[in-house]
RNAcentral holds the sequence, with entries from ENA. Predicted 3D model of a 1494-nucleotide RNA (small-subunit ribosomal RNA) from an uncultured prokaryote. Model confidence (mean pLDDT): 84 of 100.

RNA sequence: GAAGUUUGAUCCUGGCUCAGAAUGAACGCUGGCGGCGUGGAUUAGGCAUGCAAGUCGAGCGCGAAAGUCCCCUUCGGGGGGCGAGUAGAGCGGCGAACUGGUGAGUACAAGAUGGACAACGUGCCCUCCUGCGGGGAAUAACCUCUGGAAACAGGGGCUAAUGCCGCAUGAGCCCGGCCGGACCAUGGUCCAGCCGGUCAAAGGCUUCGGUCGCUUCAGGAUCGGCCCGCCCCCGAUUAGGCUUGUUGGUGGGGUAACGGCCCACCAAGGCGACGAUGGGUAGCUGGUCUGAGAGGAUGGUCAGCCACACUGGGACUGAGAUACGGCCCAGACUCCUACGGGAGGCAGCAGUCUAGAGGCUUCGGCAAUGGGCGAAAGCCUGACCGAGCGACGCCGCGUGCGGGAUUGAAGGCCUUCGGGUCGUAAACCGCUGUCAGGAGGGAAGAAUGCCCCGGUGCCCGUGAAGAUGAUGACGGUAGCGGGAGAAGAAGCCCCGGCUAACUCCGUGCCAGCAGCCGCGGUAAUACGGAGGGGGCGAGCGUUGUUCGGAAUUACUGGGCGUAAAGGGCGCGUAGGCGGACUGACAAGUCAGGGGUGAAAGUCCUGGGCUCAACCUGGGGACUGCCUUUGAAACUGUUGGUCUAGAGUCCGGGAGAGGAUGGCGGAAUUCCCAGUGUAGAGGUGAAAUUCGUAGAUAUUGGGAAGAACACCGGUGGCGAAGGCGGCCAUCUGGACCGGCACUGACGCUGAGGCGCGAAAGCGUGGGGAGCAAACAGGAUUAGAUACCCUGGUAGUCCACGCCGUAAACGAUGUGUGCUAGCCGUUGGGAAGCUUGGCUUUUCGGUGGCGCAGCUAACGCGUUAAGCACACCGCCUGGGGAGUACGGCCGCAAGGUUAAAACUCAAAGGAAUUGACGGGGGCCCGCACAAGCGGUGGAGCAUGUGGUUUAAUUCGAAGCAACGCGCAGAACCUUACCAGCCCUUGACAUCCCGGUCGCGGAUCGCAGAUGAGAUCUUUCAGUUCGGCUGGACCGGAGACAGGUGCUGCAUGGCUGUCGUCAGCUCGUGUCGUGAGAUGUUGGGUUAAGUCCCGCAACGAGCGCAACCCUCGUCCUCAGUUGCCAUCGGGCCAUCGGUUCGGCCGGGCACUUUGGGGAAACUGCCGGUGAUAAGCCGGAGGAAGGCGGGGAUGACGUCAAGUCCUCAUGGCCCUUACGGGCUGGGCUACACACGUGCUACAAUGGCGGUGACAGGCAGGCAGCGAAGGGGCAACCCGGAGCCAAUCCCCAAAAGCCGUCUCAGUUCGGAUUGUACUCUGCAACUCGAGUGCAUGAAGGUGGAAUCGCUAGUAAUCGCGGAUCAGCACGCCGCGGUGAAUACGUUCCCGGGCCUUGUACACACCGCCCGUCACACCAUGGGAGUUGGUUUUACCCGAAGCCGGUGCGCUAACCGCAUGAGAAGCAGCCGCCUAAGGUAGGGUUGGUGACUGGGGUGA
Repeated sequence: GAAGUUUGAUCCUGGCUCAGAAUGAACGCUGGCGGCGUGGAUUAGGCAUGCAAGUCGAGCGCGAAAGUCCCCUUCGGGGGGCGAGUAGAGCGGCGAACUGGUGAGUACAAGAUGGACAACGUGCCCUCCUGCGGGGAAUAACCUCUGGAAACAGGGGCUAAUGCCGCAUGAGCCCGGCCGGACCAUGGUCCAGCCGGUCAAAGGCUUCGGUCGCUUCAGGAUCGGCCCGCCCCCGAUUAGGCUUGUUGGUGGGGUAACGGCCCACCAAGGCGACGAUGGGUAGCUGGUCUGAGAGGAUGGUCAGCCACACUGGGACUGAGAUACGGCCCAGACUCCUACGGGAGGCAGCAGUCUAGAGGCUUCGGCAAUGGGCGAAAGCCUGACCGAGCGACGCCGCGUGCGGGAUUGAAGGCCUUCGGGUCGUAAACCGCUGUCAGGAGGGAAGAAUGCCCCGGUGCCCGUGAAGAUGAUGACGGUAGCGGGAGAAGAAGCCCCGGCUAACUCCGUGCCAGCAGCCGCGGUAAUACGGAGGGGGCGAGCGUUGUUCGGAAUUACUGGGCGUAAAGGGCGCGUAGGCGGACUGACAAGUCAGGGGUGAAAGUCCUGGGCUCAACCUGGGGACUGCCUUUGAAACUGUUGGUCUAGAGUCCGGGAGAGGAUGGCGGAAUUCCCAGUGUAGAGGUGAAAUUCGUAGAUAUUGGGAAGAACACCGGUGGCGAAGGCGGCCAUCUGGACCGGCACUGACGCUGAGGCGCGAAAGCGUGGGGAGCAAACAGGAUUAGAUACCCUGGUAGUCCACGCCGUAAACGAUGUGUGCUAGCCGUUGGGAAGCUUGGCUUUUCGGUGGCGCAGCUAACGCGUUAAGCACACCGCCUGGGGAGUACGGCCGCAAGGUUAAAACUCAAAGGAAUUGACGGGGGCCCGCACAAGCGGUGGAGCAUGUGGUUUAAUUCGAAGCAACGCGCAGAACCUUACCAGCCCUUGACAUCCCGGUCGCGGAUCGCAGAUGAGAUCUUUCAGUUCGGCUGGACCGGAGACAGGUGCUGCAUGGCUGUCGUCAGCUCGUGUCGUGAGAUGUUGGGUUAAGUCCCGCAACGAGCGCAACCCUCGUCCUCAGUUGCCAUCGGGCCAUCGGUUCGGCCGGGCACUUUGGGGAAACUGCCGGUGAUAAGCCGGAGGAAGGCGGGGAUGACGUCAAGUCCUCAUGGCCCUUACGGGCUGGGCUACACACGUGCUACAAUGGCGGUGACAGGCAGGCAGCGAAGGGGCAACCCGGAGCCAAUCCCCAAAAGCCGUCUCAGUUCGGAUUGUACUCUGCAACUCGAGUGCAUGAAGGUGGAAUCGCUAGUAAUCGCGGAUCAGCACGCCGCGGUGAAUACGUUCCCGGGCCUUGUACACACCGCCCGUCACACCAUGGGAGUUGGUUUUACCCGAAGCCGGUGCGCUAACCGCAUGAGAAGCAGCCGCCUAAGGUAGGGUUGGUGACUGGGGUGA
């Protein structure tokens, strides 16, 4: 904790998907209560209104009003008291820098963690120390005047202080100088002394005791400031990069303080592959979610830090700000305005608008906690405490509990109609009373403060103890007790697999579902509804997001021969890693101690709310960092030593290793000359081409270029690419032997550098042969190919580029270890029997193989085994090695290298099949060899098509088409038209009635209808209208359907194929699918048999058993037979009617029962001694004797719902039933199957012998005889048939015709007939006469047949009234050929390849056309951001100036000085402007490719 999904199945790889948990959520349906939490994530968008920071009269000076009382009054009012020293503003102090909000910005910044400041500050608070003397000058408020719409401003006058300013004092601080000691270390700290200078202060209240303040110094606490180490996102398609105050120094300035923080000068540094710089993104953390953990994701609420406060800039005040509710300036926006000017800043709490899927009340209170001020009372406090709203989350509770079935109620649903289920569920009986609702009573949260009293010598403070009475927003809330009543309270999702839960109906690839696989095309557990069931429950589902599962980024914990993945190869930089012994150090490491790691949270353990959520005490943890003490094995650093790694040296031998130069022969082509003549060349066959201007062939000579036969070899060399005639020169590497030398010098190797086949490119040569492109000839449907004839780049050389490849062992380099055997190559050693052999060793190169590994295949000391070191690379398929950008290149292009979008896979290995214009072996009238046909004609018949009212329906390659149909004029008949019937033509049940059967007549086309007349009178019987049967009438259940679905089915059938196959059990092998057996060697018609074999057996098939024919025997002889006998003979058995007719008989023939016979049994050969094969003998028959019946597992969703049966659907006065007529018979055509021919092997005429008997025959076959030219008719013998009949056989033989559309051929048509039948018009068959068509052997193509067969000839039968060229049978005559298995077709076995598995009628590629989608380029265009140069330059700090101005001090008292202000100038600078870059978006006519789509 392991689920689904790639396949026919399997294993593996690999992606996609699900189940879990979580959430500041949202949406849909639903919604009872409470507690605790939580709630603008988008627009750091804009904001109306109110509130959110004040307080102190015990710091100070002023100081109302309303109202009321009194007085006065000219009734207008005035004055006074109280109100009240109140309200109020002001001066002054403290606070306002806290609290609260937000997350924009921010990536050596902030944050976190740990240090450091000898470089610092700190109001209020605490401790210690020193003091508080004496003066002065102003100014708000106020009064008054003026300006202004307002905001507000200005002038004059008065005044106070804990406001401001001198002077005094100085323990002490600070500054300067001198000197000493101690300590530490960036030159400072501490202690002490001397001299000089400078520097303080404020008062208030008071019961007079004091208290609160103020001042100086020192210290503390707290809070801050600065500095340092380590940690902290994404990409290199951001780097030969970045930087000029930049890095450092000196000297200054500045700050609380160090510092380029700032300035002047000097130097030229600083950072960066351990990722600088630039870009993108982002507040950080404690924590939170998930996870076994490691990790991943996240940073809302709470807490710490930071940053921000409309945007940008700036300072002031102050202990503290560069200040959210302060100020100044600039900008945008909003508001007011009298147009002159002003005002404003909710990212405080509420609230509003906008945007958005989406987040609350303009609430109560300071009662508690905390904060500010105050001596205090107290005031303020949208911090906070509470309440409100939202199922947003977590937790708890309820919606009742018990009983209740021998009526399992009604109802729903299903049903095999029996029943089942909802379901003890309900009803009904009993009980309870949570919560909600109503009435009652009712907390804790409260402790303080203040006042009074007492005690401690007094006072005061503080602490402790005690007494008293007050203080509650929440809230009359929580909790409590009493009463009533099951009363007020259940939904949501799912039910094909994963995944728990199944049926019916509807729908019919529609409507729809779907997280993945996938469902839906008429029986859907997948759609919709219902019933039932499952899950969760005040919620349930969906969507989004995160982690998990995913070991699917692999640290824990993956891989790279073929699945994705080893760089083409080497050298080598940085880096990583590194042999043996020994010493030192202690960075890593380990151990102990200390500090820190905030709180909250998580975990453990207690406690408090009735429980829980929640709150709370304690502990643990916080895996980290710092520090200290120690250890020294290992790593590291360092010292010393060593030789096993590595290298050097010496001596050898091997080699297509590389480079340069030279040489050689064979061949090819060309040129010259000779011989020679008509062809050559080329191909499957040809042609283009060459040749009478002399080719090819042949001989001699010459020229040129390129390549090096034989040797030659899984031989050699090289890092790879690659290297092949011989010689020379130069040169690299490896190997063997020696063991002399160095002493770890090593391995790997990101970047980098070099090498790198072929093709290609540039320049210049060269060019014999070959040969892209190109041309021509062929082939072909085409042939931009394969073949042929030519032929240019190129191939060759030199120099320079290119830098790729199936650059492959698809296997990176190095080292060590782990069985062997057999080859081969280069060395060495030993031994020996020395042309050499054997053994052994080192290095290479091959084959097989153990262990082990692997998904398998396979690898296996040359590893893909066991390990280590380092590098490169992979992370689903497509898009795509593509686009953009960069780098390289002359170009071609290379290299680096995405995304959108899209798919539920893409893959690897192996398995079983199927397939192959793969292989091997073998069969079959499969071909071949033959014989005869079809395809052409006419006709017959079936089909298509067309036509029609209908031409009923089915069958469709083989395996539909003379098929269903072994008989369509009516019937058949299912079709069409018309006329009729509706419980029906047929079955069962009920009621009533009637009872033999048949015929004739009439109307209508008939079905049928109306009756009438005539003839004739059911069966059984217990004699009862009792039973049966039949008929009629009626009612309803029902009948009926050749209507649909053969793709819902049974049965039957076709086909592969009478092919030899198809399987099982057990065992064995394999992870598995599967294999083995069944393969192999022989053999057979055969998986037939034999042998062998991890198989041994078995089943279905084969064969045999069955039928028939062939020989013989036996039994039996009538209807059969008789040339055995009745007797002889030329022919003649006797008789005879001449017929086995008769007698007789059963021998023969024959019939039909039984049996025999044949088994490779015998002989020879061959084979393996087997199986078997060949030959022979014998035999009627010989190797299966001929023929038949018999059809394995299965295939074709083959055929049939119209034989029958049958599920479902459909019709029900019709899709059922009856009838008449018509149609199935149509006819421009096309095809299949046949018949007859085209003639002389024939026609015609004559003659006349022989069949088989399978058969058939009473509504039948029908003889003899007769008639007719004939069909046929008359006739009726005989026969229920070995008896009688059909029954005549025909080819044959003889004669004639003589090659012609005929004496061939017979269609068609006319006419006259015959027969069957109710009836031959549509639409039968036959006959006579007449007519005499096409047709003269049939194109491409195609069929059958291997012996009593083909061919040819006739005969019979079924169906049937009649109708046969078809079908099923029968016999007569009676051939030819088979070399052989190359080819065509089909099949069997083995093997091989496969990307096929609805399986080659498979799969599948690209263009084009159409639609949609995302994307690149693009003249441009429009934004953001950043940067450079320059211009302008607000406010403000700083500096300068300051002859305009000024209370405190000095003063000589006018004035001037000190000090200062305004103003002006300068520097810096925000915003703005101009110009130019970088970068990144949007959009764009057109265009490029890509993806998806029936």